[in-house]
Context: one part of a larger RNA
Parts: sequence; structure tokens; C1' cells
RNA sequence: GGACGAACGCUGGCGGCAGGCUUAACACAUGCAAGUCGAGCGCCCUGCUUGCAGGGAGCGGCAGACGGGUGAGUAACGCGUGGGAACGUGCCCUUCGGUACGGAAUAGCCCCGGGAAACUGGGUGUAAUACCGUAUACGACCUCCGGGUGAAAGAUUUAUCGCCGAAGGAUCGGCCCGCGUUAGAUUAGCUUGAUGGUGGGGUAAAGGCCUACCAUGGCGACGAUCUAUAGCUGGUCUGAGAGGACGACCAGCCACACUGGGACUGAGACACGGCCCAGACUCCUACGGGAGGCAGCAGUGGGGAAUAUUGGACAAUGGGCGAAAGCCUGAUCCAGCCAUGCCGCGUGGAUGAAGAAGGCCCUAGGGUUGUAAAGUCCUUUCAACGGUGAAGAUAAUGACGGUAACCGUAGAAGAAGCCCCGGCUAAUUUCGUGCCAGCAGCCGCGGUAAUACGAAAGGGGCUAGCGUUGUUC
Repeated sequence: GGACGAACGCUGGCGGCAGGCUUAACACAUGCAAGUCGAGCGCCCUGCUUGCAGGGAGCGGCAGACGGGUGAGUAACGCGUGGGAACGUGCCCUUCGGUACGGAAUAGCCCCGGGAAACUGGGUGUAAUACCGUAUACGACCUCCGGGUGAAAGAUUUAUCGCCGAAGGAUCGGCCCGCGUUAGAUUAGCUUGAUGGUGGGGUAAAGGCCUACCAUGGCGACGAUCUAUAGCUGGUCUGAGAGGACGACCAGCCACACUGGGACUGAGACACGGCCCAGACUCCUACGGGAGGCAGCAGUGGGGAAUAUUGGACAAUGGGCGAAAGCCUGAUCCAGCCAUGCCGCGUGGAUGAAGAAGGCCCUAGGGUUGUAAAGUCCUUUCAACGGUGAAGAUAAUGACGGUAACCGUAGAAGAAGCCCCGGCUAAUUUCGUGCCAGCAGCCGCGGUAAUACGAAAGGGGCUAGCGUUGUUC
């Protein structure tokens, strides 16, 4: 000198763009953040114009594995980069083939109970794109090559949307490998599923992934093991570069979701707002038993030097569901708060005395503040007030927003501070104080004339900021 997710002190006019719990992955009141489909199904309720409209719980389908948050853990094939073979892939696209006949249940509803509640037991009867069987099989799968196995779902306004099998694609994902990826040797030995083989199991898939048996291997001073620290990257900051430091915001990947463990469903999870078990904590309770998980958006307490509103809208972009209308969306788009940063603008312009007053200094002559002020002439950016009023939206639909912008009105009117002045280092005098009070980045100032402390006048620097502190180059 540069930089910052900064903080603190003094000060503070406007706008644009960005950013805003770095600490306790501490605990959380309240509201919202994931639903949707009646063109899958039966039923109940309401309204009336009596065949229509609306609503409700339930069965069923798809979605809840995305989007959003956080960085605890992880020194690892986690990440980065370049390769690989033994895999899966809902929705989407292309192609081929099919969509036949039956059956038994069950929720809702009704009846009878249990319980304070959460919830739950029994019984009668019922529907389906829910479940099951039979038939069929172009492909498909198994095979001892003889053969065997295995599917479907309908709805309807008649235009479509679906359903099943198979092949290919696209996309996304799982797995393996080479290389790279912090510090410590005051950590030197580590390892028993450990290293390899065979058989078996398991997975979508290779594999000690698991298991039985067999062999005795495998790693390590090119640093194993252990310990400490840490999410990684694109990048960011600095620097002439080499390098050093960092990994906020944005983007990609990973990991986590009160703590630990587990599986279920599913194309996909071992699943933030799903389930089960254990634990800690909080809450309800009729004491028998139950409920919960903000590292989603706001917000609260706490911690801290320190970090915002319990806001608006689905108008746009995108996502889920739906044939659609549409519904949902704290993703997102906006608004609010904060000089936290960057950028831009303003706080007036011209003229005006051998120079007012006041202040300060003085050798008492004067000097300086100083064209500075006043005065005169002018302008009106920004702000204010009044009016018009967008683009963003394809025909309709605008939260932002009566916003931006434009026009008009009045009037210099509403708008300047902070730090420093001994040397480094631009800028000096007087008074007060008297090794006191104090200053200080280093050297050092202060003990009676202090350019170094405090005040004033003057000066220097930067400017809606200026200084200080911290960190880093």
C1' cells in the first nucleotide's frame, strides 16, 4: 500500500448494485415452508333452478430421494483430474407386440365396545387404475437344450389419456483404478477378514462385501500406524511474477438432519418437515399412558465485539400434481432494516474590500482567519410538493407500485464531518499543566517558556465518511 461476511469511536443528505450469526451442529413459543388428482373408486354432507354445482373423510395413483438449510463428521477414491467395466435408471423420446376371461377381500359408512387423550378392538355389508387366479407370449428370463417360467386397467364429453411385455436412446446415478490433495517421528512399527485362493451366499453390479476351508500373507523412513487440524473444488485476496493466505456470497461435488442404531416402501432413501428401537431433553396426563425435533422462512431466549422483518405475491422464472381449468410452492421474485461494502450524485455558482465585525497572534505598527462572510446577480441536480405514469406480459393475468421515468411549483432553500500537524510524514503558534495529568506505531515526549500532554487559533489529509482494532498478502 491492498483486501475484509468485519467490529468499535465520532459523524451522517440521496440513489443504484451487492452483502448481512464467522460465536452455541446451543435450546426453541407461534405461524407458514409438499402437495395434488372426482378424467381411478365407492360413500357422506350442503345448496338449489332436480340434474347440476360445491364441500368432506377414506381407498387408490403420482410426488414427498427434487427444491431449501448447515459444515458437525471426514486426511477419505471424500474432492479434483484423467481413464475403466461387471451395473441400474420413474417421468421423457423412438420402435415392435399386446390390452382376453374370472375371483376373493378391505377402508370409508353402520352397529357394539376399550381409553383422560393419543388412539384402538370386534361384527354385518361394499367399490376400484387396490389385491389374486386362469388364458395368451413378438420380444424376455431359466435350461440338463427335452423343455419350463412369467403380463396387463381402465376412464370418457369419442377426442384422447392411460395400462402390460420387449429393444434402443437420452438423462441421472452406483462401482473400480492412475495421479494430486495440511502438520507432527518428542507417533516406528501396524494388521487376523488381516493378504490371497477355492466353494457357497449376497447385490442392480466387480469385489473378504459376507461365510466355510486352505495358504501366510499385506502395509511401512518414497513415512505405515497414531495424534492434531480441516468439508473438497471452480475460485477469492495479495504479488511484477514465483509464491503466500483463504474457500463468506455464486456454482459443482460430498456429508449431516436432537444423539446412536435399524430397516420398510420405492425407479431412486437407509429418507430434514416418513417409520421402528434405545438415549438425553421439553411438553400433556385422569399416573395407566402419550406428544415433539427450525443445520427450511420469519421469529424467541442464550452465547457473542457482532449480523436483519414473526412482511407481500405466485405477476415473472422454475418445481410437484392434474387431460385441463387450476391448486400448492418462506424455491423464487419483491419489499422492510443496516454507510457492511462498491459505485454515482449533492450540500450551490458568479461577483464581491488594500480587506467589515468577531476570534487568534503581535515587536502594538500590524498580521491572519479572508473573497471567506455580508451584499448583488443567477441556477435548481438530489430531497420536498402537485400531476402524468411505464417496460417487465405472447390474447388475459403485475406482488413490486402509483414504483422507475417524465412534466410542473417554490426557494439557496433541507444536507459536513473525521483524523492529524516532533522525526519517519503533508501540516505551527499561544495559553494551561509542571516526570503530574497525560501521549505513544517505532524513536521517544512531560521534572516552569512542551511545535510531542490538554485547549484555542491557524494549517495538512481524506470526505458521507473518517479514524482505531483484528486478520491476511
Model confidence (mean pLDDT): 88 of 100. Predicted 3D model of a 473-nucleotide part of an RNA (small-subunit ribosomal RNA, 5' domain) from Hyphococcus luteus. Rfam family: Bacterial small subunit ribosomal RNA.